Transfer RNA from an Acidobacteriota bacterium, 74 nucleotides, folded computationally. Its Rfam family is "tRNA". About the family: Transfer RNA (tRNA) molecules are approximately 80 nucleotides in length. Gene Ontology term of the family: triplet codon-amino acid adaptor activity. NCBI's taxonomy places the organism under Bacteria, Pseudomonadati, Acidobacteriota. The sequence is in RNAcentral, with records from ENA.

[in-house]
């Protein structure tokens, strides 16, 4: 150089194909329980989906360019 693959709360993921309220799990925070911690319960909080544009009534989802990280071939 050229090809693919990813990128979503602290962390490890689904949602994308089929555009329509942005979820789970762990973690985090309050309250019950406990001598206290842990476990259990219950109830919350946190994201401008990589970063710009475009399409569209609507975009994590299509479409284009850049960035990062990984892998392949030269």
């Nucleotide at each position: 150089c050229g090809g693919g693959g990813c990128g979503u709360g602290g962390c490890g993921c689904a949602g994308c194909c089929u555009g329509g309220u942005a979820g789970c799990g762990c973690a985090c925070c309050u309250g019950c329980c406990u001598u206290g911690g842990g476990c259990g319960c219950a109830g919350g909080g946190g994201g401008u989906c990589a970063u710009c544009a475009g399409u569209u009534c609507a975009a994590a989802u299509c479409u284009g360019a850049u960035c990062g990280c990984c892998c392949c071939g030269a």